THF (Tetrahydrofolate) riboswitch aptamer, 99 nucleotides, folded computationally.
[in-house]
C1' cells in the first nucleotide's frame, strides 16, 4: 500500500397460527408536515419507514341460525413464528485473510 472477504438494522416472498374489515376500514397511488432508523466507529441523502392532515381511485360475496353468532370466502388486510432469498445508496475508518 494493494487485492479479496466477513458481518447488521431491515427488505422481498412462500407457509401456519391469531385477528380486522366485508355497514368498506386497511391495501395501492398523489400531495404537504413531523418523525426514526441505515454492518464495530463517523458521516449520511433525491433512498426506507413510520404518524398526522389532505386529494383521487376504488371491492365479493355466499350458507346456516329465533338471535347472539358460526361456517366457507374475499380484501394487493393487521401482528406473530419459521422457511427462503436479498441486503450497510453512498463516503471515510476499523476487522478477517492474502499479497
Nucleotide at each position: 500500500c494493494g487485492c479479496a472477504g466477513a458481518g447488521u438494522a431491515g427488505a422481498a416472498u412462500u407457509g401456519c397460527g391469531u385477528g380486522c374489515g366485508u355497514u368498506a376500514a386497511g391495501u395501492g397511488c398523489c400531495g404537504a408536515a413531523g418523525g426514526a432508523a441505515c454492518g464495530g466507529g463517523g458521516a449520511g441523502u433525491u433512498g426506507u419507514c413510520c404518524u398526522u392532515c389532505g386529494g383521487a381511485c376504488g371491492a365479493a360475496a355466499a350458507g346456516a341460525g329465533a338471535a347472539a353468532u358460526c361456517u366457507u370466502g374475499c380484501g394487493g388486510u393487521a401482528c406473530g413464528c419459521a422457511g427462503u432469498u436479498c441486503g450497510c445508496a453512498u463516503c471515510c475508518c476499523g476487522c478477517u485473510g492474502c499479497u
Model confidence (mean pLDDT): 78 of 100.
Its Rfam family is "THF (Tetrahydrofolate) riboswitch aptamer". Its family is annotated with tetrahydrofolate metabolic process in the Gene Ontology.